[in-house]
RNA sequence: GCCACCGUAGCUCAGUGGUAGAGCUCUCGAUUCGUAAUCGAGCGGUCGUCGGUUCAAAUCCGACCGGUGGCUCUA
Numbered sequence: 001g002c003c004a005c006c007g008u009a010g011c012u013c014a015g016u017g018g019u020a021g022a023g024c025u026c027u028c029g030a031u032u033c034g035u036a037a038u039c040g041a042g043c044g045g046u047c048g049u050c051g052g053u054u055c056a057a058a059u060c061c062g063a064c065c066g067g068u069g070g071c072u073c074u075a
Stems, first nucleotide, its partner, number of pairs: 001071007010024004018055001026042005048064005
């Protein structure tokens, strides 16, 4: 330098055009003599940024930023 993939909740990830979700964590409650475990509930996101397409975009298109992997290069 080129190519591919990834970026969504504190963490790991799903969601491939029509109201953003799960598990874990955290908080509260139940249970227990108490703790753990278990069960129930709750909190938590302007979906990396900016633009475009569309009646409607996390989703499609472009640019940029960041990350991972691969390839190439001895000028």

A computed fold for a 75-nucleotide RNA from Gemmatimonadetes bacterium 13_2_20CM_2_65_7, annotated as transfer RNA. Rfam family: tRNA. It is annotated as a transfer RNA. Rfam describes the family as follows. Transfer RNA (tRNA) molecules are approximately 80 nucleotides in length. Gene Ontology term of the family: triplet codon-amino acid adaptor activity. The source organism's lineage runs through Bacteria, Pseudomonadati and Gemmatimonadota. RNAcentral records the identical sequence in 5 taxa.